[in-house]
RNA sequence: GGAGGUGUGGCAGAGCGGUCGAAUGCGGCAGUCUCGAAAACUGUUAACCGCGUAAGCGGUUCGGAGGUUCGAAUCCUCCCGCCUCCG
Numbered sequence: 001g002g003a004g005g006u007g008u009g010g011c012a013g014a015g016c017g018g019u020c021g022a023a024u025g026c027g028g029c030a031g032u033c034u035c036g037a038a039a040a041c042u043g044u045u046a047a048c049c050g051c052g053u054a055a056g057c058g059g060u061u062c063g064g065a066g067g068u069u070c071g072a073a074u075c076c077u078c079c080c081g082c083c084u085c086c087g
Stems, first nucleotide, its partner, number of pairs: 001086007010026003018070001027045006046061006063079005
């Protein structure tokens, strides 16, 4: 240099145009149980911006930027990171 694959909440990982910020598991937090813990069970748990004393509410975000579409995590283009192969 060329070809292919891949990038999704703290981690893993499904989702392949609409019901999806988004399943599920792990982890975290709170609770039940216990003398106490573990296990089990229940609830909750992404980030950023704005408003709010707070509880909370609204908006945006699927590596980044554009495009297609009524509608994009999903399709297309470019860029970035990682993996494999070829030279």